RNA sequence: GCGGAGGUAGCUCAAUUGGCAGAGCGUCUGCCUUCCAAGCAGAGGGUUGCGGGUUCGAUUCCCGCUCUCCGCU
Numbered sequence: 001g002c003g004g005a006g007g008u009a010g011c012u013c014a015a016u017u018g019g020c021a022g023a024g025c026g027u028c029u030g031c032c033u034u035c036c037a038a039g040c041a042g043a044g045g046g047u048u049g050c051g052g053g054u055u056c057g058a059u060u061c062c063c064g065c066u067c068u069c070c071g072c073u
Base pairs, nucleotide, nucleotide: 001072002071003070004069005068006067007066010025011024012023013022019056027043028042029041030040031039049065050064051063052062053061
């Protein structure tokens, strides 16, 4: 330099013909318990890597950039 895969909540990851952004774990609160753990219920937490484009509407489609991983040279 070229090609491929990926970047979504604190962490690991979902989200198909474009149509309300979710789960598990963790955090916090409550219940339970003499207390803790476990269990149960609830809450909070997101500029979907960045910048543009298309569209009534973009995590999703198009372009550029950036970062990580793999391969080729």
The RNA shown here (transfer RNA) has 73 nucleotides and comes from an Anaerolineae bacterium. RNAcentral holds the sequence, with entries from ENA. Its Rfam family is "tRNA". Gene Ontology term of the family: triplet codon-amino acid adaptor activity. It is annotated as a transfer RNA. Rfam describes the family as follows. Transfer RNA (tRNA) molecules are approximately 80 nucleotides in length. Its mean pLDDT, the model's own confidence on a scale to 100, is 81.